This is a predicted structure of a 77-nucleotide RNA (transfer RNA) from an archaeon. It matches the Rfam family "tRNA". Rfam's curators write: Transfer RNA (tRNA) molecules are approximately 80 nucleotides in length. The sequence was found in a public genome assembly.

[in-house]
RNA sequence: GCCGGCGUAGCUCAGUCUGGUGGAGCGCCGGGCUGUUAACCCGGGGGUCGGUGGUUCGAAUCCACCCGCCGGCGCCA
Numbered sequence: 001g002c003c004g005g006c007g008u009a010g011c012u013c014a015g016u017c018u019g020g021u022g023g024a025g026c027g028c029c030g031g032g033c034u035g036u037u038a039a040c041c042c043g044g045g046g047g048u049c050g051g052u053g054g055u056u057c058g059a060a061u062c063c064a065c066c067c068g069c070c071g072g073c074g075c076c077a
Base pairs, nucleotide, nucleotide: 001073002072003071004070005069006068007067010026011025012024013023020057028044029043030042031041032040050066051065052064053063054062
């Protein structure tokens, strides 16, 4: 340099194909239960969906470019 994959909550990941209210588990906070903790039960907070632009009535989702990570291939003294 070329090709491919990935980037969504603190962490691990769905959701993208086929545009239409942003989710789950764990963790965190509050409460219940308990002599206390753990476990269990109930409730709650937490998101510029990597960035910019475009298409669209409407974009996490489609398109272009850029950034980062991983893998493969290649180039060079």